Record summary:
This is a predicted structure of an 85-nucleotide RNA (transfer RNA) from an uncultured Oligoflexales bacterium. Its mean pLDDT, the model's own confidence on a scale to 100, is 80. It was read from a public genome assembly. Rfam family: tRNA. Rfam describes the family as follows. Transfer RNA (tRNA) molecules are approximately 80 nucleotides in length. By type it is a transfer RNA. Rfam links the family to the GO term triplet codon-amino acid adaptor activity.
[in-house]
RNA sequence: GGAGAGAUGUCCGAGCGGUCGAAGGUGACGGUCUUGAAAACCGUUGUGCCGAAAGGCACCGGGGGUUCGAAUCCCCCUCUCUCCG
Repeated sequence: GGAGAGAUGUCCGAGCGGUCGAAGGUGACGGUCUUGAAAACCGUUGUGCCGAAAGGCACCGGGGGUUCGAAUCCCCCUCUCUCCG
């Protein structure tokens, strides 16, 4: 230099145009159980902004575009991994 794969919440990871800020797991917090713990089970749990609250809006590596609608399609860039030279 060329080709391909990937970047999603604390972490892992699904989702591949529409009720999806987003499954499931892990972690954390609270509870049940226990003499106490572990295990198991139940509930809660991203960040920012607005708001008294209820709630609303934005955010899927960064920036643009397509579309009524984008994590998902297109373009550029950054980073990681693999292969080729």